A computed fold for a 71-nucleotide RNA from a Thermoplasmata archaeon, annotated as transfer RNA. Rfam family: tRNA. Rfam's curators write: Transfer RNA (tRNA) molecules are approximately 80 nucleotides in length. It is annotated as a transfer RNA. Model confidence (mean pLDDT): 86 of 100. The RNAcentral record of the sequence draws on ENA.
């Protein structure tokens, strides 16, 4: 240089056009004597800029991150 994946929550995934979610953490309460399991609420993201579209995490173009191949 050239081509492929991949970028969502602190971390690890999901959701592939129409309400952005799980499990881990973390806050508060239950419950203990006091912790620790447990269990109830909460918390908090879609890499950027543009484009399509009625509607974008999904679809398309760039840039950027990061991995793999190729030269």
């Nucleotide at each position: 240089g050239g081509g492929a994946g991949c970028g969502u929550a602190g971390c690890u995934c999901a959701a592939u056009g129409g309400g952005a979610g799980a499990g881990c953490g973390c806050g508060c309460g239950a419950c203990u004597g006091a912790a620790g399991a447990u269990u109830g609420c909460g918390u908090g993201a879609u890499g950027g800029c543009g484009g399509u579209u009625c509607g974008a995490u999904u679809c398309c173009g760039c840039c950027c991150g990061u991995u793999c191949c190729c030269g």